Source information
Predicted 3D model of a 98-nucleotide RNA (Glycine riboswitch aptamer) from a Paracoccaceae bacterium.
RNA sequence: UUGUCAGGACCGGGAGAAUCCGGCGGGCGAAAGCCCUCACCGGUGCCGAAGGAGCAACCGCCCCGGUAAACUCUCAGGCUCAAGGACCGUCCUGACAG
Numbered sequence: 001u002u003g004u005c006a007g008g009a010c011c012g013g014g015a016g017a018a019u020c021c022g023g024c025g026g027g028c029g030a031a032a033g034c035c036c037u038c039a040c041c042g043g044u045g046c047c048g049a050a051g052g053a054g055c056a057a058c059c060g061c062c063c064c065g066g067u068a069a070a071c072u073c074u075c076a077g078g079c080u081c082a083a084g085g086a087c088c089g090u091c092c093u094g095a096c097a098g
Stems, first nucleotide, its partner, number of pairs: 001098009011089003018044001020043004025036004045079003051075001052073003058066003
């Protein structure tokens, strides 16, 4: 100095899916009713890119086992904003190789 791998950073970018229904609560109103819905509770529908789980080719000591994802499943998580967010980039640190 270049590349690969691993880790780190209050760094940058970063998708999808009901601001659904009801309750609780609040506002207006004489009442009926209308409006609001962050949180909390219940229900239904939906999403997949935290995490988790499953499998092919292939390999093996071939009964069986090993082994992958951005695929599949949705346990978890999420469905206004925010937060989070696989992955990509930038930088830093370390290891290995030239």